Source information: Transfer RNA from a Phycisphaeraceae bacterium, 73 nucleotides, folded computationally. Rfam family: tRNA. Rfam classes the family as a transfer RNA. Model confidence (mean pLDDT): 82 of 100. The sequence was found in a public genome assembly.
RNA sequence: GACCGUGUAGCUCAAUGGGAAGAGCAUCGUCGUGCGAAGGCGAAGGUUGGAGGUUCGAGUCCUGCCACGGUUG
Numbered sequence: 001g002a003c004c005g006u007g008u009a010g011c012u013c014a015a016u017g018g019g020a021a022g023a024g025c026a027u028c029g030u031c032g033u034g035c036g037a038a039g040g041c042g043a044a045g046g047u048u049g050g051a052g053g054u055u056c057g058a059g060u061c062c063u064g065c066c067a068c069g070g071u072u073g
Stems, first nucleotide, its partner, number of pairs: 001072007010025004019056001027043005049065001051063003
């Protein structure tokens, strides 16, 4: 250089054929306990790497860019 893959919550990952984003852990609150822990319940947390395009509608499709990984020269 060419090609392929990945990028979503603090972390690890989902989201089927485009209909508008969710789980676990962590955090906070609460129940619980003599005080805690375990456990239960709840809450908060997202410009979906970034810029354009298509569409009534994009995490998803198309085209550059960026980062990381892989194959190859």